Source information
This is a predicted complex of two RNAs, RNase P RNA and transfer RNA, with 427 nucleotides together.
RNA sequence: AGGUCCAGAUGGUCGCGUCCCUUUCGAGGGACGAGGAAAGUCCGAGCUCCGACGGGCAGGGUGCUGGCUAACGGCCAGUCGCGGUAACGCGAAGGAAAGUGCCACAGAAAACAAACCGCCCGGGUUUCCCGGGUAAGGGUGAAACGGUGAGGUAAGAGCUCACCAGCGCCUUCGGUGACGAGGGCGGCUCGGCAAACCCCACCCGGAGCAAGACCGAAUAGGAGAACAGAGGCGGCCCGCCUCGUUAUGAUUCUCGGGUAGGUCGCUCGAGGCCCGGAGCAAUCCGGGCCCUAGAGAAAUGACCAUCACGGAUCGAGAGAUCCGAACAGAACUCGGCUUACGGACCUCCCC
RNA sequence: GGGCCGUUAGCUCAAUUGGCAGAGCAAGGGACUCUUAAUCCCUAGGUUGGAGGUUCGAUUCCUCCACGGCUCACCA
Numbered sequence: 001a002g003g004u005c006c007a008g009a010u011g012g013u014c015g016c017g018u019c020c021c022u023u024u025c026g027a028g029g030g031a032c033g034a035g036g037a038a039a040g041u042c043c044g045a046g047c048u049c050c051g052a053c054g055g056g057c058a059g060g061g062u063g064c065u066g067g068c069u070a071a072c073g074g075c076c077a078g079u080c081g082c083g084g085u086a087a088c089g090c091g092a093a094g095g096a097a098a099g100u101g102c103c104a105c106a107g108a109a110a111a112c113a114a115a116c117c118g119c120c121c122g123g124g125u126u127u128c129c130c131g132g133g134u135a136a137g138g139g140u141g142a143a144a145c146g147g148u149g150a151g152g153u154a155a156g157a158g159c160u161c162a163c164c165a166g167c168g169c170c171u172u173c174g175g176u177g178a179c180g181a182g183g184g185c186g187g188c189u190c191g192g193c194a195a196a197c198c199c200c201a202c203c204c205g206g207a208g209c210a211a212g213a214c215c216g217a218a219u220a221g222g223a224g225a226a227c228a229g230a231g232g233c234g235g236c237c238c239g240c241c242u243c244g245u246u247a248u249g250a251u252u253c254u255c256g257g258g259u260a261g262g263u264c265g266c267u268c269g270a271g272g273c274c275c276g277g278a279g280c281a282a283u284c285c286g287g288g289c290c291c292u293a294g295a296g297a298a299a300u301g302a303c304c305a306u307c308a309c310g311g312a313u314c315g316a317g318a319g320a321u322c323c324g325a326a327c328a329g330a331a332c333u334c335g336g337c338u339u340a341c342g343g344a345c346c347u348c349c350c351c
Numbered sequence: 352g353g354g355c356c357g358u359u360a361g362c363u364c365a366a367u368u369g370g371c372a373g374a375g376c377a378a379g380g381g382a383c384u385c386u387u388a389a390u391c392c393c394u395a396g397g398u399u400g401g402a403g404g405u406u407c408g409a410u411u412c413c414u415c416c417a418c419g420g421c422u423c424a425c426c427a
Stems, first nucleotide, its partner, number of pairs: 001347006008307007016033007035327001039338002042336005047208004054238004059204005064078005079093001080091004094199002099197002101193003116138002118134007146164006165189002167186008212264004222255005227249001229243004271290008309324006352426002354421005361376004370407001378394005400416005
C1' cells in the first nucleotide's frame, strides 16, 4: 500500500417481545428473536396509487472506452492525465478554431490586440519634445500571444531556415474501442473558466407502505358564499374525460366537526450457503441444501460457570492471577455509495 | 418511518453575473450633564457550522459530514 475474515461459543438462572399448544383462567410449556453498517436518506430499482403511466415545452441528471446488471451517478477490465522513490492511489475525463459572458488588484496591454520604459528611423525650439517603426529586452500579474540557434534588418519580428513542442489535415500498422507506435503535408502557433450561461449525446412522468386495498363503526347530508360554466390538473400548453346550464347541482370554495378501529400489503426474495463449469474480472449458467424478526410507538437484556481471543504482571518452563472486547440497534423490500467503528490474518512496496 | 428547510459578529438579519464580509441592537472609550437616561463621535469584535474539491480567487458553485428546526400548521 492492497485485500480477506470475525464481530465470541456452549450450558444454566432471571427478564422482555411475537407466534403456537395446554389450562384448574392464576398460569405453564415450546419455537424463534438485529447489522456490517440495521445509520445518512446520497443514487438506482421492485411494489402501489395518481389526468392518459399520450405529445410538446420547461426542468433535472449523466458525460474517456468496452463489458456486467432488473437498474444505477454502482461494479469489473482497460485508455489517458495527475500524485507517489515504490507497491499503488485519485480523476463530474465531451465541446472554449458554434455563440454569449467573466478574468478583481496590479499592469502600457487580459484577447478580431496593445507602445509604459527601452531599441531604431525622421523632424524640431536638442540634459528634451513630436511623428513613425518594433512584441527581441525590462517591469506587472494566477495567466502576456511557441522555445533554442542561425540568417535577415535601420531596429526587430515564423519575416526565412534547422531542430524541438503543440495544433489541423491526409495516411500505414496494432487494438472491438478509448487510444498507442510511426510517415507525409501546412508557419497554422488559435490564453483560461462550461462544479458560468450554453451546445452536443444519452437517460428521466409524479408521489411514496403514513403508498394503497378490503371490512366495520360513527358523524349526516352541518353553516356561509359562488355560479354558467365548473372540475379532473400534480410546473405550463395541446389534447382527453366527466358533470351542469338556474337548483332534490351526491358542483366548487371557505369555515366548522369527526376519524389515532380491524385485516391485508408484510416478508420466499433480482434470497443465502456449498460444489462444478464459462470468463482476466465484475458476473452468468447448472446441481444440491436451507428458511432465519415482522408489530405497535415498538421486544431482542443482565448475571454466573467452562472454553476460546487479546493485553499486562509473575515464572526457567508448564502455567497462574488480573483486566479488556468497539461502532451501533430492524419498522415495505432489495442493489449500491458514503459515513461511524474493535480485532485477526494474508500478499506486495520502501528503508 | 417518509418528506422538506436552515446554519454569517454576543443577538436579529443583509451580501448576485464568484473579486476588500456589512447594518441595527448589544459591548468598550470619549463628549454633553450637578448625576443618570436620551443624543452625538470613535473603537474593537468573523475559522461565513466542519472537511474536501472546481477556480488565479469561494459566504456564493459541487460532494461528504455535524447540529438544529418543520408534524391532522408537510404526509394518517

It holds a member of the Rfam family "Bacterial RNase P class A". By type it is a ribozyme. Model confidence (mean pLDDT): 76 of 100.